[in-house]
RNA sequence: GUUCCCGUAGCUCAGCAGGAUAGAGCGUUCGCCUCCGGAGCGAAAGGUCGUGCGUUCGAAUCGCAUCGGGAACG
Numbered sequence: 001g002u003u004c005c006c007g008u009a010g011c012u013c014a015g016c017a018g019g020a021u022a023g024a025g026c027g028u029u030c031g032c033c034u035c036c037g038g039a040g041c042g043a044a045a046g047g048u049c050g051u052g053c054g055u056u057c058g059a060a061u062c063g064c065a066u067c068g069g070g071a072a073c074g
Base pairs, nucleotide, nucleotide: 001073002072003071004070005069006068007067010026011025012024013023019057028044029043030042031041032040050066051065052064053063054062
């Protein structure tokens, strides 16, 4: 330098043939239970979907550029 893969909640990830208020587990907070509890039960908070631009009535999803991480080739 070329090509490819990954980037979504604090962490690990799903969703990615465009369409419903963007989800799960763990964690955090609160409540219940309990003699107590880090166990069990219930609830809540938490996201500009790496960033920008574009396509579209509509983008996490498609296109271009760019940033970070990784791999192969030269």